[in-house]
Context: one part of a larger RNA
RNA sequence: UGACGGGGGCCCGCACAAGCGGCGGAGCAUGUUGCUUAAUUCGACGCAACGCGAAGAACCUUACCAAGGUUUGACAUCACCCGGACCGGUCUAGAGAUAGAGCUUCCCUUUUGGGCUGGGUGACAGGUGGUGCAUGGCUGUCGUCAGCUCGUGUCGUGAGAUGUUGGGUUAAGUCCCGCAACGAGCGCAACCCUUGUUCCAUGUUGCCAGCACGCCCUUCGGGGUGGUGGGGACUCAUGGGAGACUGCCGGGGUCAACUCGGAGGAAGGUGGGGAUGACGUCAAGUCAUCAUGCCCCUUAUGUCUUGGGCUGCAAACAUGCUACAAUGGCCGGUACAGAGGGCUGCGAUACCGUAAGGUGGAGCGAAUCCCUAAAAGCCGGUCUCAGUUCGGAUUGGGGUCUGCAACUCGACCCCAUGAAGUCGGAGUCGCUAGUAAUCGCAGAUCAGCAACGCUGCGGUGAAUACGUUCCCGGGCCUUGUACA
Numbered sequence: 001u002g003a004c005g006g007g008g009g010c011c012c013g014c015a016c017a018a019g020c021g022g023c024g025g026a027g028c029a030u031g032u033u034g035c036u037u038a039a040u041u042c043g044a045c046g047c048a049a050c051g052c053g054a055a056g057a058a059c060c061u062u063a064c065c066a067a068g069g070u071u072u073g074a075c076a077u078c079a080c081c082c083g084g085a086c087c088g089g090u091c092u093a094g095a096g097a098u099a100g101a102g103c104u105u106c107c108c109u110u111u112u113g114g115g116c117u118g119g120g121u122g123a124c125a126g127g128u129g130g131u132g133c134a135u136g137g138c139u140g141u142c143g144u145c146a147g148c149u150c151g152u153g154u155c156g157u158g159a160g161a162u163g164u165u166g167g168g169u170u171a172a173g174u175c176c177c178g179c180a181a182c183g184a185g186c187g188c189a190a191c192c193c194u195u196g197u198u199c200c201a202u203g204u205u206g207c208c209a210g211c212a213c214g215c216c217c218u219u220c221g222g223g224g225u226g227g228u229g230g231g232g233a234c235u236c237a238u239g240g241g242a243g244a245c246u247g248c249c250g251g252g253g254u255c256a257a258c259u260c261g262g263a264g265g266a267a268g269g270u271g272g273g274g275a276u277g278a279c280g281u282c283a284a285g286u287c288a289u290c291a292u293g294c295c296c297c298u299u300a301u302g303u304c305u306u307g308g309g310c311u312g313c314a315a316a317c318a319u320g321c322u323a324c325a326a327u328g329g330c331c332g333g334u335a336c337a338g339a340g341g342g343c344u345g346c347g348a349u350a351c352c353g354u355a356a357g358g359u360g361g362a363g364c365g366a367a368u369c370c371c372u373a374a375a376a377g378c379c380g381g382u383c384u385c386a387g388u389u390c391g392g393a394u395u396g397g398g399g400u401c402u403g404c405a406a407c408u409c410g411a412c413c414c415c416a417u418g419a420a421g422u423c424g425g426a427g428u429c430g431c432u433a434g435u436a437a438u439c440g441c442a443g444a445u446c447a448g449c450a451a452c453g454c455u456g457c458g459g460u461g462a463a464u465a466c467g468u469u470c471c472c473g474g475g476c477c478u479u480g481u482a483c484a
Stems, first nucleotide, its partner, number of pairs: 001484002003481003007478007015468002019431005026322008034313002042053002064308007073124001077123008088103001090101004106115003126297002129295003135291002137286003140282001142280001147186006153162003166177003192274004197242007207231002211229003214225004245268001248262005311450001324424001328383007340371003345364002350359003390421001395416007437460007
């Protein structure tokens, strides 16, 4: 100087407390361990591994295993030699890779040759082989915590100190005052994006108040429909401004920073959300994204193919989904979103099928058309506390779709079956407001899908916070130390 303390002081954080909802019990899904296996490829292991890499394992992927092939190679460049097509379609053998047969079949040219391509030879290729404790890059974490340093000066023999400590204050090393310090840098904040209010401009594919027309319904009163002419009012979209700054008033305060209350305002003291992650820590993670040193393999640890495996199942754990019901289940009717995606695509009206789906193809490269039905909600009916009209696992049968192919091993539909489960021990997790809880919708990946995952979007919409004694983590000062 640090680190540590079941030392002290001050302060903060869904850290506790106050609340709401879960997990831990059940069934299933997914991941992991373990076991098994020819193989169950590899990596990740407290927080910070375990719905993680994987935003899609039937083949492919695929790295694993078995069997069958191949050796200048599946891929790149170059040199030399030989050849002319290569590709493609047909037949035979084979599980296929592949092998054989015959058919078809080049261009430019200065005729030396060149392009393209097949074979041979040699340099070489190739490796998801090892080492993340040789590395780059990228990432996690402490932590969006408020810290981490430097120049000059001063102090100290020196390591170092000071500044950065102190008194206030802040979300903040934020700012003020003081001070042997004076300044500065990386961080904080602001500048960026989005959302909340308003103004201006522009109106198509968006909108329709008022005017006219068409069509439909009608109880003849009227209602519906942007469909048409038209309109720019409104919504909305796009672009550009304004607006919030403790600016104003009052109390407190060193009358400093600041803080408390109020006014006006769509918004008030960082308005909400996002992006943004200082010096460093963990020899943290990744050689399997990629790149790369060294080591290793080179008729194999390379490469091709078929089939299998990554989906195995006494058990254990993690993360979710569905429930155990009446604030509910089922049936009928009816209302209201936002954000996305679409040409190898989205696919309407209509018809067929109980349904999954099929036939068909209007429109749309999309503010125009489609996906698109939002669901919870509301109205009416039924069930009446039961292992039930709760719950849906499991199993049998029949189908649909994708795809060369659903046996291992896809999703969905229909009929039948109808398991556990009556709110879960010790313990433990999330959340402070449009949040939790709850309800659906979309997208990426993708032929299809094991998605209940992930990433977004909107609908409905709470309770509680006395307080900082305690648990956990962190910041500053100080103290002890046999630790570095």

The part of an RNA shown here (small-subunit ribosomal RNA, 3' major domain) has 484 nucleotides and comes from Nonomuraea thermotolerans. It matches the Rfam family "Bacterial small subunit ribosomal RNA". The prediction has a mean pLDDT of 83. The RNAcentral record of the full RNA draws on ENA, RefSeq and SILVA. Lineage of the source: Bacteria > Bacillati > Actinomycetota > Actinomycetes > Nonomuraea.